[in-house]
């Protein structure tokens, strides 16, 4: 840098040093001199991986379960990936037109158009692992 795969509703701060943007683009809407962003010490979650223990399995580099809170490698420590984009599409509402009741305000069912957007499914993004 490409690619598979898996996971993204949860968690998690103190103090330095810098100084104006940051939240991956693009719109929204949030953070931010009461100092964000980045770094640096210590902490701190607990996601994959390898390590340990058990069990199952003949047997593995196999399959589940734990414990550690790091033993080692990465991550992460504001808002659900902060939230939408694409397709599908509940509840609910509007217009207009038919039809049925009605003394009337009005009800009630249908059809065609807008609004909406709950929920799912992708599509991009981040982190692990593995190939290349």
């Nucleotide at each position: 840098a490409u690619u598979u795969c898996a996971u993204g509703a949860a968690g998690a701060g103190u103090g330095g040093c810098u100084g104006a943007g940051g939240g991956a683009c693009g719109g929204g809407c949030c953070c931010u001199g009461u100092g964000a962003c980045g770094c640096c010490a210590c902490g701190a979650c607990a996601a994959c991986c390898g390590g340990c223990u058990c069990a199952g399995g003949c047997a593995a580099u196999c399959u589940g379960a734990g414990a550690c809170a790091g033993c080692g490698g990465u991550g992460u420590c504001a808002a659900c990936u902060c939230u939408c984009u694409c397709c599908u599409g509940a509840a609910g509402g509007c217009g207009c037109c038919u039809c049925c009741a009605a003394a009337a305000c009005u009800g009630g069912a249908g059809a065609c158009g807008g609004c909406a957007g709950a929920g799912g499914g992708g599509a991009a993004c981040a982190u692990g692992a593995g190939a290349u």
Molecule: SAM riboswitch aptamer (S box leader)
Organism: Acidobacteriaceae bacterium